Bacterial RNase P class A from a Phycisphaerales bacterium, 404 nucleotides, folded computationally. Taxonomically the source falls in Phycisphaerales (Bacteria, Pseudomonadati, Planctomycetota, Phycisphaerae). The sequence was found by an Rfam model in a public genome assembly. Of the family's consensus pairs, 99% are formed in the model.
[in-house]
Order: sequence, then structure tokens, then C1' cells
RNA sequence: CGUUGUGGACAGGUGAUCGCUGCUGGCGACUGAUUGAUCAGUUUCCUACAGAGGAAAGUCCGGACACGACAGGACACGGUGGUGGGUAACGCCCACCGGCUCGCGUCGAGCCAGGGAAAGUGCCACAGAGAGUAGACCGCCCGCUCCGGCGGGUAAGGGUGAAAGGGUGCGGUAAGAGCGCACCGCUCGACUGGUGACAGUCGGGGCACGGCAAACCCCACCGCGUGCAAGCGUAAGCAGCCUUCGCGGUCACUUUGGUGGCCGGCCCGUGGUCCGCGGGAUGAAGGCGGGUCACGUGCAUGAGGUUGUCGGCAACGGCGAUCCCAGAUGAAUGAUCACCACCCCCCACGCCGCCGAUGGCCGCAACGGGGGAACAGAAUCCGGCUUACGUCCACAGGCGACCA
Repeated sequence: CGUUGUGGACAGGUGAUCGCUGCUGGCGACUGAUUGAUCAGUUUCCUACAGAGGAAAGUCCGGACACGACAGGACACGGUGGUGGGUAACGCCCACCGGCUCGCGUCGAGCCAGGGAAAGUGCCACAGAGAGUAGACCGCCCGCUCCGGCGGGUAAGGGUGAAAGGGUGCGGUAAGAGCGCACCGCUCGACUGGUGACAGUCGGGGCACGGCAAACCCCACCGCGUGCAAGCGUAAGCAGCCUUCGCGGUCACUUUGGUGGCCGGCCCGUGGUCCGCGGGAUGAAGGCGGGUCACGUGCAUGAGGUUGUCGGCAACGGCGAUCCCAGAUGAAUGAUCACCACCCCCCACGCCGCCGAUGGCCGCAACGGGGGAACAGAAUCCGGCUUACGUCCACAGGCGACCA
């Protein structure tokens, strides 16, 4: 210097003219109520204030809120998955632990779909002797030999493969092998530290048959549904018709017509199934047909923003102060002009440095001119994640190049 990664900031500014939406206040006009004052509403105009994002996108998670005849349990189904903390909550955020990769000389950066393989099932193609309680091709050793080979032992060496039944070394052996030993690994136990995941130390054991669960599965935890087109209200309008369900048993009352309670049956609701629960004739379910597409509300004061302080490694929380920061409804915030700021190119006054010096080279660069300026538009709201994208800043013990 370039690149990579991590984190952060901004998302052009100012002014003028015209225009749009909400809304504070005001003059006027109209309408309604009213005895009047007054109140409410509509409307022209004036005026103060405010008017898209950091992602408004995706609709991937979590909620707030609303409604559902109970919202309760189980199963199925789906989701998450190291430990601890934060949060309203989460699949999010913070810290820590472990593993891997890189680098380094002691600490750092990045990645991890990080519970369980001794509950069970399944897979590991091809190659290879053999791929999970496997196995002898080459080789090594021993014996025999008709010298072609045969028999036995071996799994240290080689080969195959993604992976070959712990690793390195020493001893031992005919040659070898945890066969034995040391260290490492694995496993069991104790102690110490830590909230914990886990780490360390010591001791015992030659040591269970490897990997894959982003394979089925097991374990732990979580999950009611639908959604602002939720809901609530006003106005207006029409047109109803048909089918099924009032069963069985029992008790009480009774004007003997019936009424009511309980159990069972049938129908409906409760995301799927079951149980449970609730409703059922002034009712429920189903079919055919008709009317309603208007207005208001929900509608923006919030798990809110900014800031100071305290606590905490941090995420974040407590306390204080301060602010109000869009609410449209075919859908508002735009158009024009000027200047400034930013980036790129051309020209080049001038400045610094160097050299082979009256010339040259490199860098910076005024004035002037030309061009560029990303992704992208709220619609109930909020916390995240993911994706798209321009400029700038900081950090890195990452990588590459150059110089000293």
C1' cells in the first nucleotide's frame, strides 16, 4: 500500500417560490339542538407546529392488543438444544466453557446445526484380505521341499481407502503384537477451584466393538386458535323458502293439557384425535335465494426517544431530568431555481522532496470546466433475525506485496 474480517457513523445541507396531509389557534358563512345564551358539526381563508427507513423490504421468529360457549388434560404434530445471565418473550443479545482452523510466543482472530452412539433400528458405496466383537494381498519368521511350491505363526512394515481396531518410544520375541513398561490418549474414583458447563492435581485400570443422530430415534424444555380485512359502533337496505334435530329412562309438581330436574342418545363449538367442558326449538346444523362493498372508531403516550448518574466484565437494569417525533384510506411529505458539502475526470497557479541539474521525475494541489450521487415508500404497534445497498472512520498479533 492492497485485501480480508470486526465494529461504528451518515443516508447530503441551506434559502426562496408554488403545492400536498395532519393538526393548534383565529375571522367569516351555513346546518342542527335550544326561549335565549350556548353547544355540536360542515366549509372558504389565514396562522403556529409536525410530516417515511436504517432497512419502511422478507413475513422468518417472539410478543402487545382483540375476539373465540371455558382457553383444562393427554396424545399426535411442530420448534429449540454446551453453561450462566439479559429480556415482556424469542429460534434474539451478552459473558463464559469445549472443539477445530490460522497465527503467535502467550495471547489473539475466525468458525461450530456444541444434549445422547452402553435404549433400539439403520448406513459406511467403490477399492481393499478385511469396514465393527473384521481380516491376510505384498511382506516378516519357522518347518518341509520334487525348488514349481506346501504347512504353520504374525498383524510391527507396505498397499487399498474418507476412515483399517488407540499414538510415540523402549524392552521382549523365531518374527511380531499392550505381550510388558514409560509418556500421551481413554475410562473409573477422590480432592481442589468454579453458580455452572468445565479445569487442575493425585490414584487405579492394559482399556467396552470406530464413525454418522444436518439418519430414524431417545432425553430435556417450549407451543390454544385466528388475526386490525382483529374487534366496536352508526347509517342504509332486503326476501325469504326448504330439510333435519324436541328421542329413551327416571324423579317431582300438576288444572291430567303439561312444566321442570337428572342420566343416556343425537347435533354444534373447543387448530388435529381422545377425554373433559359448554350450548341445543324464542335454539342449533345444513341447502337454495336476496340485501349490505357507506361512515366513524380501533389510529398512535409507547415493554417510547434523548440525556445525566449509579450498579454490572457485558448484554442490560435502577433513579433523576427532558421531549412528543407521520397517521394516510386509491392512499399525503412533491416540483422549480440558486449556493454550499461529498466522490470521479480534465486543465494547471503554486508547494514539498529527489535526481544524472537551468532540466527532469514523483507526490500534494488553488482557480476553472465536465460528470456522478446507492438500496429503496409507513398502513395496528413493538423486540429481533435475514436480505439489498453508497460514502466515511476505527481496530486486527489475519493474508499478500514493497521499503527500511